[in-house]
RNA sequence: GGAUGUUCUCAGGGCGGGGUGAAAUUCCCCACCGGCGGUGACAGCCCGCGAGCGCCUUUCCCCCGUGGAAAGGGUCAGCAGAUCCGGUGAAAUUCCGGGGCCGACGGUAUAGUCCGGAUGGAAGAGAACCGCA
Numbered sequence: 001g002g003a004u005g006u007u008c009u010c011a012g013g014g015c016g017g018g019g020u021g022a023a024a025u026u027c028c029c030c031a032c033c034g035g036c037g038g039u040g041a042c043a044g045c046c047c048g049c050g051a052g053c054g055c056c057u058u059u060c061c062c063c064c065g066u067g068g069a070a071a072g073g074g075u076c077a078g079c080a081g082a083u084c085c086g087g088u089g090a091a092a093u094u095c096c097g098g099g100g101c102c103g104a105c106g107g108u109a110u111a112g113u114c115c116g117g118a119u120g121g122a123a124g125a126g127a128a129c130c131g132c133a
Base pairs, nucleotide, nucleotide: 001130005129006128007127008126009125010124016030017029018028019027031113032112033103034102035049036048037047038046044101045100052079053078054076055073056072057071058070059069060068061067062065083099084098085097086096087095105116106115107114
């Protein structure tokens, strides 16, 4: 001097086959994937959180506009999500069986799966930690 702390590390998966076409991992048929915390029991779709876009604030720039850029904010939640049936059980929209559904922005033949911002950010998880006399 000090744990309501400091430092460090980690922190997202997935287009395989066929069809049409000049062109599609974007359309059509079949496929494939599921961040973090919580919850009587294991969750993409129960309750929350996170990233992206929008929004707001500040500063700067110019060709002064219904313009552009940078930094910041977090409840403002707007884009913005999605689950039912049966079984077991003390307990499960979480397990088992079955049937459904959902997935930012920019690019490109219309994209959850490709490329890009991103060697970024982050919900969170983990580890280490007294010094001097």
A computed fold for a 133-nucleotide RNA from Paracoccus saliphilus, annotated as FMN riboswitch aptamer (RFN element). Rfam family: FMN riboswitch aptamer (RFN element). About the family: The RFN element is a highly conserved domain that is found frequently in the 5'-untranslated regions of prokaryotic mRNAs that encode for flavin mononucleotide (FMN) biosynthesis and transport proteins. The prediction has a mean pLDDT of 76. Taxonomically the source falls in Paracoccus (Bacteria, Pseudomonadati, Alphaproteobacteria, Paracoccaceae).